[in-house]
Context: one part of a larger RNA
RNA sequence: GAGUAGCGAGAAACGCGUGAGAACCGCGUUCACCGGAAGCCCAAGGGUUCCUGGGGAAGGUUUAUCCUCCCAGGGUUAGGCGGGACCUAAGGCGAGGCUGAGAGGCGUAGCCGAUGGACAGCAGGUAGACAUUCCUGCCCCACCUUGGCGACGUUUGUACCGAAGGGGUGACGCAGGAGGCUAGGUGCGCAAGGUGCUGGAAUACCUUGUCCAAGGAAGUAGGGGGGACGACCAGGCAAAUCCGGUUGUCCGUUAACCCUGAGAUCUGAUGGGGAGCUCCUACGGGAGCGAAGGCAUUGACGCCAAACUGCCGAGAAAAGCCUCUAGGGAGGAGUCAAGGUGCCCGUACCCGAGACCGACGCAGGUGGGCUGGCUGAGUAGGCUAAGGUGGAC
Numbered sequence: 001g002a003g004u005a006g007c008g009a010g011a012a013a014c015g016c017g018u019g020a021g022a023a024c025c026g027c028g029u030u031c032a033c034c035g036g037a038a039g040c041c042c043a044a045g046g047g048u049u050c051c052u053g054g055g056g057a058a059g060g061u062u063u064a065u066c067c068u069c070c071c072a073g074g075g076u077u078a079g080g081c082g083g084g085a086c087c088u089a090a091g092g093c094g095a096g097g098c099u100g101a102g103a104g105g106c107g108u109a110g111c112c113g114a115u116g117g118a119c120a121g122c123a124g125g126u127a128g129a130c131a132u133u134c135c136u137g138c139c140c141c142a143c144c145u146u147g148g149c150g151a152c153g154u155u156u157g158u159a160c161c162g163a164a165g166g167g168g169u170g171a172c173g174c175a176g177g178a179g180g181c182u183a184g185g186u187g188c189g190c191a192a193g194g195u196g197c198u199g200g201a202a203u204a205c206c207u208u209g210u211c212c213a214a215g216g217a218a219g220u221a222g223g224g225g226g227g228a229c230g231a232c233c234a235g236g237c238a239a240a241u242c243c244g245g246u247u248g249u250c251c252g253u254u255a256a257c258c259c260u261g262a263g264a265u266c267u268g269a270u271g272g273g274g275a276g277c278u279c280c281u282a283c284g285g286g287a288g289c290g291a292a293g294g295c296a297u298u299g300a301c302g303c304c305a306a307a308c309u310g311c312c313g314a315g316a317a318a319a320g321c322c323u324c325u326a327g328g329g330a331g332g333a334g335u336c337a338a339g340g341u342g343c344c345c346g347u348a349c350c351c352g353a354g355a356c357c358g359a360c361g362c363a364g365g366u367g368g369g370c371u372g373g374c375u376g377a378g379u380a381g382g383c384u385a386a387g388g389u390g391g392a393c
Base pairs, nucleotide, nucleotide: 012030013029014028015027016026017025031390032389033388034387039370040369041368042367045350046349049348050074051073052072053071054070055069059067060066079140080139081346082345083344084343086117087116091112092111093110097106098105099104121138122137123136124135125134141342142341143340144339145338146337147336148335149334152331160328161327165324166323167322168321169320173311174310175309176308179304180303181302184298185297186296187295188294189210190209191208192207193206194205195204211272212271215267216266217265222260223259224258225257226251227250228249229248230247231246232245233244235243236242276289277288278287279286280285312315356365357364372384373383374382375381
């Protein structure tokens, strides 16, 4: 320079409290804002910022008794959630190999590698901070042990097990429309509580609430396939009873049969939750009891559905699963019951943001899921619920 510019989009006001000190901290009342978000939950990223107690130098664009700041203590609990002990894609690495003065480059088998495939947990409660992890209740998966029943088989080995091999499945595009459902919504009914000055209403009015999973049983709306048995065969790098090909017989062709399949129903549930009521309270809260839960209507972008129909640009792989034999093989699949085992890593908190990316507590950016009501074609616009906020002068 100069007590100048500036103090970074937004609504506060009052009372009480705490305190040395209060426009800013806490509580309360009124008001206002968001509400396909400025609410809730994940992924990425961050890395203790989470919770409790204390603090008041610095950081905080003012103040500060406050903080995402400082100090101390505490907090993340899993066979089933996500990842690994499974699989492969792009890509990477790469035994041999090819190649290059060298370093190295390329690449077969193979290995690594999710953003994909496969794979067994739901509901409620608890808490200062975690919960599909703890607790309660009800389930499920794999493997092991024991026991019961046990088709069938025991060397002429089709009882049973069973590949690193064969086959099937897994297995996939885009668009479109219709149907059946469910989540959710709304109304009536029902339950509980309440009903005040004037007039009316008590068969009324107002407020609130009107539920619950996985799993199990049975197999519906719907979708798909003709089905069963036999004979033969230069194919599937060996073999095959499997797949494939040829062929025959029977049944059937508005169908039966088989496969698939939401939802509803019953169960789970003599359980949980539930408005409210009662009692206690160091007013933060704690303990106990506990009503109704029926019908109608609407209705998804969710489920049936990787369905169906159409089209051309013709739309991953491997494991897993089923089956076949090679091989093993004297007992034994299956089923029921009981007992046992179940490893490693993540799990706090923020996540359209003051905690991530932007040098900042920056009007910017950031993938996915949920997203009620009135109006409406609508996730538009407006208002609003739950919930959140008044964003640091």
This is a predicted structure of a 393-nucleotide part of an RNA (large-subunit ribosomal RNA, domain III) from Thermovirga lienii DSM 17291. It matches the Rfam family "Bacterial large subunit ribosomal RNA". The organism belongs to Thermovirga lienii, within Bacteria. The RNAcentral record of the full RNA draws on ENA and SILVA.